[in-house]
A computed fold for a 526-nucleotide part of an RNA from an uncultured bacterium, annotated as small-subunit ribosomal RNA, 5' domain.
Context: one part of a larger RNA
């Protein structure tokens, strides 16, 4: 010079796009961050509607009929999105191999979806308990659970053989069965077994990158090998038994430090610094430690025990977990609002309509950085008037101002207004399935219908030079001087050095350079 998640001191008019606890991985009040399905399931506590009954005519009773739905049972999904960077010097992460594995959802194929069974929860009576909750008796549904049959793969095997699934649900309908549900037929959505692709994860190898030898020796499940066990999977991952091995000055073990990486910063470059924000990986969820569900975990808003805080108690016992997103308190030189809205993009959950979704999109604060615009333009010499200097002549300030004359960006104040909507759900033409002009799919058609931001971007008019300039330096490095105060004092300072009576170097003033909505210090790095 360049930089920066900065911060401190003066100033401070708009906008646009970044960005915003680097410190206690400290403790947290409150509110929100993960629901979802009624087209699995018994049900109906409310709400609305519909029916009925009593009357006092606008009010009580009854009723799952019906739109719906608290509680439940059940599936999916809370393993993903978000935070942090404690810890970790190691297959953690980077880059290139690899062979002994697993995958819910997704797409593709193939082959079924037959018959039956016995709880349970809500409920409903009881009982304890201060609450959290709890234990018992009966009742009942299911795509919950459990056999039975079936077995093309796939498993297992002594190759004969064994053992192993499954579940409905819902739209629409012409004959034909049926008192009726319905059967039947036909679409969808589940389901269960297998293949095979996809994506994702688990393993292992090899190279790379701190810092110390004032750290020199380390290892007993340690290195192999065999048997067994475990796991989706190879492997001392474990276990017996067997042998003595294995690392190691190319730095083993120790003990310090530290998340890695694309990258970012600086530099010609080579290299040196770094690891905020976005992106991949990891790791960890008040400390420690387990396993359970399930495709996925050893689970930030799940469980369990133990430890600490903390809170609530009827003292017997219970609750809790912001390193989510906002917000307090501490701490610190510092770091927002306890905001809207799901419109868009995605995610979960559903046939869908929808619902949720502090991911996300928006808006608020902060000049914290970057960018761009403004604060006026042109004329004006009597070189006014002040100021400041002054050799007293005058110079400077200065075309600056004043004055004429013009524009009105941003700001103000009216009006006008988009794009960000793709899609929906009813109609409808067309084509497919199909016994169907039902229904569902696909392709279209025109009205309707969805916007937080927000009447916001823009665009038009309206008045008015109107309502917007500061800071730091001027001895030499280094652009830019003189007066006055002071008198080694008061003070300045990056180095060198002024300052002790004429100080361009301290203060203050007037000029004067250099940057300007900032300019300056100070930490940092190159």
């Nucleotide at each position: 010079g360049a930089u920066u998640g900065a911060a401190c001191g003066c100033u401070g008019g708009c906008g646009g796009c970044a960005u915003g606890c680097u410190u206690u991985a400290c403790a947290c009040a409150u509110g929100c961050a993960a629901g979802u399905c009624g087209a699995a399931c018994g049900g109906c506590a409310g709400c609305a509607c519909g029916g009925g009954a009593g009357c006092u005519u606008g009010c009580u009773c009854c009723u799952g009929g019906u739109g719906g739905c608290g509680a439940g049972u059940g599936g999916c999904g809370g393993a993903c999105g978000g935070a942090u960077g404690a810890g970790u010097a190691a297959c953690a992460c980077a880059u290139c191999g690899g062979a002994a594995c697993a995958u819910g959802u997704c797409c593709u194929g193939u082959a079924g979806u037959g018959g039956g069974g016995g709880a349970u929860a809500a409920c409903u009576c009881g009982g304890c308990g201060a609450a959290a909750g709890u234990c018992g008796g009966g009742c009942u549904a299911a795509u919950a659970c459990c056999g039975c049959a079936u077995a093309c793969g796939a498993c297992c095997u002594g190759a004969g053989g064994g053992a192993g699934a499954a579940a409905g649900c819902u739209g629409g309908g012409g004959a034909c069965c049926g008192c009726a549900a319905g059967g039947c037929c036909u679409g969808g959505c589940g389901c269960u077994a297998c293949a095979g692709g996809g994506u994702u994860g688990g393993c292992c190898g090899a190279u790379g990158g701190c810092u110390a030898a004032u750290u020199a020796g380390c290892u007993a499940g340690u290195u192999g090998g065999u048997g067994g066990g475990g796991u989706a999977a190879g492997g001392g991952c474990c276990u017996a038994c067997c042998a003595a091995g294995g690392c190691g000055a190319c730095g083993a073990u120790u003990a310090g430090u530290a998340g890695c990486u694309g990258g970012u910063c600086u530099g010609a470059g080579a290299g040196g610094a770094u690891g905020a924000c976005c992106a991949g990986c990891c790791a960890c969820a008040c400390u420690g430690g387990g396993a359970c569900u399930g495709a996925g975990a050893c689970a930030c808003g799940g469980c369990c025990c133990a430890g600490a805080c903390u809170c609530c108690u009827a003292c017997g016992g219970g609750a809790g977990g912001c390193a989510g997103c906002a917000g307090u308190g501490g701490g610190g030189a510092a770091u927002u609002u306890u905001g809207g809205a799901c419109a868009a993009u995605g995610g979960g959950g559903g046939c869908a309509a929808c619902c949720c979704u502090g991911a996300u999109c928006c808006a608020g604060c902060a000049a914290u950085g970057c960018c761009g615009c403004g604060u006026g333009a042109g004329u004006g010499a009597a070189g006014a008037a002040g100021g400041c200097c002054u050799u007293c002549g005058g110079g400077u300030u200065g075309u600056a101002a004043a004055g004429c004359u013009c524009u009105u960006u941003c700001g103000g104040u009216c009006g006008g207004g988009a794009a960000g909507a793709a899609g929906g759900g009813a109609c409808u033409g067309g084509u497919g399935u199909u016994a169907a002009u039902a229904g569902c799919g696909c392709c279209g058609g025109a009205a309707c219908u969805u916007g937080a931001c927000g009447g916001u971007a823009c665009c038009g008019a309206c008045a008015u030079a109107a309502g917007a300039a500061g800071c730091a330096c001027c001895g030499g490095c280094u652009a830019a001087c003189u007066a006055c105060g002071u008198g080694c004092c008061a003070g300045c300072a990056g180095c060198c050095g002024c300052g002790g009576u004429a100080a361009u170097a301290c203060g203050u003033a007037g000029g004067g350079u250099g940057c300007g909505a900032g300019c300056g210090u100070u930490a940092a790095u190159c």

Record summary
The RNAcentral record of the full RNA draws on ENA.